Record summary: Small-subunit ribosomal RNA, 5' domain from an uncultured bacterium, 525 nucleotides, folded computationally. Its Rfam family is "Bacterial small subunit ribosomal RNA". Model confidence (mean pLDDT): 87 of 100.
Context: one part of a larger RNA
RNA sequence: GAUUGAACGCUGGCGGUAUGCUUAACACAUGCAAGUCGAACGGUAACAUGGGAGCUUGCUCCCGAUGACGAGUGGCGGACGGGUGCGUAACGCGUAGGAAUCUGCCUAUUAGUGGGGGACAACAUGGGGAAACUCAUGCUAAUACCGCAUACGCCCUACGGGGGAAAGCAGGGGAUCUUCGGACCUUGCGCUAAUAGAUGAGCCUGCGUUAGAUUAGCUGGUUGGUGAGGUAAAGGCUCACCAAGGCGACGAUCUAUAGCUGGUCUGAGAGGACGAUCAGCCACACUGGGACUGAGACACGGCCCAGACUCCUACGGGAGGCAGCAGUGGGGAAUAUUGGACAAUGGGCGCAAGCCUGAUCCAGCAAUACCGCGUGUGUGAAGAAGGCCUGAGGGUUGUAAAGCACUUUCAAUAGGGAGGAAAACAGGCAGGUCAAUAUCCUGUCUCUUGACAUUACCUAUAGAAGAAGCACCGGCUAACUCCGUGCCAGCAGCCGCGGUAAUACGGAGGGUGCAAGCGUUAAUC
Numbered sequence: 001g002a003u004u005g006a007a008c009g010c011u012g013g014c015g016g017u018a019u020g021c022u023u024a025a026c027a028c029a030u031g032c033a034a035g036u037c038g039a040a041c042g043g044u045a046a047c048a049u050g051g052g053a054g055c056u057u058g059c060u061c062c063c064g065a066u067g068a069c070g071a072g073u074g075g076c077g078g079a080c081g082g083g084u085g086c087g088u089a090a091c092g093c094g095u096a097g098g099a100a101u102c103u104g105c106c107u108a109u110u111a112g113u114g115g116g117g118g119a120c121a122a123c124a125u126g127g128g129g130a131a132a133c134u135c136a137u138g139c140u141a142a143u144a145c146c147g148c149a150u151a152c153g154c155c156c157u158a159c160g161g162g163g164g165a166a167a168g169c170a171g172g173g174g175a176u177c178u179u180c181g182g183a184c185c186u187u188g189c190g191c192u193a194a195u196a197g198a199u200g201a202g203c204c205u206g207c208g209u210u211a212g213a214u215u216a217g218c219u220g221g222u223u224g225g226u227g228a229g230g231u232a233a234a235g236g237c238u239c240a241c242c243a244a245g246g247c248g249a250c251g252a253u254c255u256a257u258a259g260c261u262g263g264u265c266u267g268a269g270a271g272g273a274c275g276a277u278c279a280g281c282c283a284c285a286c287u288g289g290g291a292c293u294g295a296g297a298c299a300c301g302g303c304c305c306a307g308a309c310u311c312c313u314a315c316g317g318g319a320g321g322c323a324g325c326a327g328u329g330g331g332g333a334a335u336a337u338u339g340g341a342c343a344a345u346g347g348g349c350g351c352a353a354g355c356c357u358g359a360u361c362c363a364g365c366a367a368u369a370c371c372g373c374g375u376g377u378g379u380g381a382a383g384a385a386g387g388c389c390u391g392a393g394g395g396u397u398g399u400a401a402a403g404c405a406c407u408u409u410c411a412a413u414a415g416g417g418a419g420g421a422a423a424a425c426a427g428g429c430a431g432g433u434c435a436a437u438a439u440c441c442u443g444u445c446u447c448u449u450g451a452c453a454u455u456a457c458c459u460a461u462a463g464a465a466g467a468a469g470c471a472c473c474g475g476c477u478a479a480c481u482c483c484g485u486g487c488c489a490g491c492a493g494c495c496g497c498g499g500u501a502a503u504a505c506g507g508a509g510g511g512u513g514c515a516a517g518c519g520u521u522a523a524u525c
C1' cells in the first nucleotide's frame, strides 16, 4: 500500500447492489418447512347445492343425487429441493482414463393388454388401556394380491427342452344387440414384455493433494491362488483349503491438523495465504449400530435396538430430536424478522382446474462492504462584529459571514405511471384423428392472472429550506502558535517527549488529510 463474512470508539442525509453465528455438530418453547391424485377404489365424517318429509314458517329429519371430501385401501412423490462441515490425509476431492454394471419418470421402436379366484383395511359389534394405542369376530371394493391362458422379442439350458406378463379409467357416439347397467366403435391417459437412447448412479486405475523421524518398522483376511457364496456389477467383499506373502527412508505405521475443487486476497510475476457468499463433488442429520421398503436410502422432518438428555404418566407404560425458515436460552468482541406471496423461475402430484412448496421471489433490520448523489450556486471589502496572535502599527479567521441575485438534485407533499405476463383455463376460426359436423390434438385470435407496490420513472408545489464529521499537525509524514502543567499529569507505531518559555502532555485559535464516514485493534499478502 492492498484486502476483510470483521469488531470497537466518535459521528451519521439519501439511493442502488451485495453480504450478515467465523464462537457451542451447545440445548431448544412455539408456528410453518411434503404432499398430491375421487379420471385407481369401497364409501360419506364435515361443508354447500338440489330434491323430499314434518310442521312450531324457520327450524328438524331423510336422499351420495350433484359439487366436493374427514378417515381408510391404492398409486406417485417423501433418495429432489434446503442445512451443516462433525468425521475424513481417503480413489474423499481434482484431472485423465477404464470395464464387469443398474437406471423410476422421459424419447424412439416392436409385440400384447384374454379369462378367473381368494382376501385385507375402512365399516359394524364386542373387549383391553390413564394415554400412546391395541385385540377378537363379521362384511366389502380396486390400477391392492394370486393362479390360468398366450409369448415377436426376453431368461435358463446338458441344445432334448424348460420358465416367465399385464389393469383398467375417463370423454364422445351413428348403425346393431341389450337384462337399459352396457356390449360395440373411437379418442386420450394408463398397464405388460423387449430393444435402443437420454439422464442419473455404483465400481476400478495412473498422476496430484498439510505438518512431524523428539513416530522406523507395520500387517493375519494380512498378500496371492483354487473353489464356492454374495452383489446390479469386477474384487478377500465373505467363507473353506493351499502357499507365505504384502507395505516401508521415493517415509510405511503412528501422531497432530484439515472437508476437496472451481476460485478469493495479495503480488510486476514467480510465489504466499485462504476455501464466507455463488457453483461442482463428498460426508453428516441427538450419539452408536441395523436393516426394511423402493428404480434409487441403509433414508434430516421413515422404522427397529442400545445410550445420554428433555417431557407426559393413573407408575403398568409412552412421546421427542431446528447442522430446514423464523425465533429462544447459552457461548462470544460479534452476526438480522417468530414478515409477505406462490405474481415470476423451478420442483412434487394431477387429464386438467388446481393443491402443496420458509426452494424461490420479495419486503424488514445492520454505514457490514462496494458504487453513486447530496448537504447549495453566483456575487459580495465597510476587509463588519466576535475569537486568536501581536513588535500594539497591525496580522489572521476571511469572500468566510451578513447582504443581494439565483437554483431545487435528494428528502417532503400531491398527481400520473411502464416493465417483470408468458401462459394454462374458457370462447371463436382453421387443420389433423375418426364411421362422425362428438370428443381429443395442433395452430391462430379473443379473454384472464402482480407478493413486491404508496414499484422504477415522469410531472407539479414550497422553500436554502431537512442533511458533516473524524483523525492528525517533533521527525518518519501533509500541517504552528498561545495558554495551562512542571520527570507531575500524561503521550507513544519506532526514534523518543515532559524536571518553569513543551510546535511531542491538556485546552484554545489556526492549519493538514480523508469524508457519510473517520480512526483504532485483529488478520493476510
Stems, first nucleotide, its partner, number of pairs: 001525004006521005013373006019366002021331001026329003030326003035076003040073002043069002047067003050063006083284003092209007101201002106197008114148001116146002123138006154163003168189006176183002210256003217247003222244008259281004263274004286307005309320004337363001339362003345359001346357004376406004386397004410466001412461005420452001426446007469514005474495003480509005490497002